[in-house]
This record gives sequence, C1' cells and structure tokens, in this order.
RNA sequence: UUCUUAUCCAGAGAGGCGGAGGGACUGGCCCGAUGAUGCCCGGCAACCAAUCACCUGUACGAGUUAAUGUACAGGGAGAUAAUGGUGCUAAUUCCUGCAGAGUUAUCAAACUCUGAAAGAUGAGAA
Repeated sequence: UUCUUAUCCAGAGAGGCGGAGGGACUGGCCCGAUGAUGCCCGGCAACCAAUCACCUGUACGAGUUAAUGUACAGGGAGAUAAUGGUGCUAAUUCCUGCAGAGUUAUCAAACUCUGAAAGAUGAGAA
C1' cells in the first nucleotide's frame, strides 16, 4: 500500500509542554491567544490475546439404562479483570457529497428514512 471482515447516535481532565492554525477531502457549520491541532501524563472503552459460565463432539472409567465424572477438540452472542497489543478522549464518522422512498410545499426549497460510497479503528491475509 492492497484485499477480507467487524464496528462507528454511549464513554473519557478547569493537569503539564508548546505556540498557530485545526475539524481526512467538497460545500457548509464549527473549534482556536479566555491558547485549539499536536506531544506527555491522566482518563474512557473493551477490538485482539487471557480466564470462566455455558453448548457440542470424541475417548476413557463407572453403570441394567440414563444421569454423572475425567481428559481432549471445537464453539462461546454471556461474564471477569485491565496484565500484554492496539484504539479513542469537541460536536453522531459534526452535517453533507451517490442512489432510492416519503412528508410539507410549489418559486425555489426544507425535512425524515433506507442503502451505497468515502473515511476511521481492530483483527486476519498478501
């Protein structure tokens, strides 16, 4: 960098450094010297790893059968902790861009919903 897949209306500091733009892009609308973006610390969450409940299968033991026990394998949407790998920490991914449906209007337009696209993050692969 590309591909696959899951998630994206919840949550998170009146701390330190630092000094000018920042919110991916378009059009908007916002944030910012009452110091934003960024870095550090703190915090949030729980995607992957971990453990467990639970489910399925196989083997063994016991047994009249069944229930039950042990081991292994697979699943695990639920639970635990926050140890490791990430992530996140203004505004729904801030809204929007393409397609469809609906409502109000009729000169334009405004609003609502669904799906896609784009983007972000995790995991896996090349």
Predicted 3D model of a 126-nucleotide RNA (SAM riboswitch aptamer (S box leader)) from Brevibacillus choshinensis. The sequence is in RNAcentral, with records from Ribocentre. The coordinates come from a structure-prediction model, not an experiment, and the mean pLDDT is 79. The organism belongs to Brevibacillus, within Bacteria.